[in-house]
C1' cells in the first nucleotide's frame, strides 16, 4: 500500500500522538580501581552504589586550595530519561485477507 467488514462521527466522551506546565526519583551524586598533568596544572577509562526506575551521571564559569607533591575541594547555572497529574494543540480506530518493506 490495496481490499471488503464492524464499531464511532452535533457537542461531549474514549483511544492515539505533541509539546507546554507542575509532582516523585538523583543530590545530573558518593565510592573503588588503573593511568595522566603540575600555579599557563588539577585530566582520562573502567567498575559499583543510588531509583518501588529504564536510561542518564556530563558541561560551563567563579573562588579556595595544593610552593612542585599527590590530592583536590566549594559554590553557581544548564538537562536527558522512567512514571503520575494538569490545561492546549493535532489525528477516527479494530480485527481479517493479498503484497511489499523491516
Nucleotide at each position: 500500500u490495496a481490499g471488503a467488514a464492524u464499531c464511532a462521527c452535533u457537542c461531549a466522551u474514549g483511544c492515539c500522538u505533541u509539546g507546554c506546565u507542575c509532582g516523585u526519583a538523583u543530590a545530573a551524586u558518593g565510592u573503588u580501581g588503573g593511568a595522566a598533568a603540575u600555579a599557563u596544572g588539577g585530566u582520562c577509562c573502567a567498575a559499583u552504589c543510588g531509583u518501588u526506575u529504564c536510561u542518564a551521571c556530563c558541561a560551563a564559569a567563579c573562588u579556595a586550595c595544593c610552593u612542585u607533591a599527590a590530592a583536590u575541594a566549594g559554590u553557581u547555572u544548564g538537562a536527558c530519561u522512567a512514571c503520575g497529574a494538569g490545561a492546549a494543540g493535532g489525528g477516527g480506530a479494530u480485527a481479517c485477507u493479498a503484497a511489499c518493506a523491516g
Source information
Purine riboswitch aptamer from Alteribacillus sp. YIM 98480, 102 nucleotides, folded computationally. Rfam family: Purine riboswitch aptamer. Clan: Purine riboswitches. The coordinates come from a structure-prediction model, not an experiment, and the mean pLDDT is 79. The sequence was found by an Rfam model in a public genome assembly.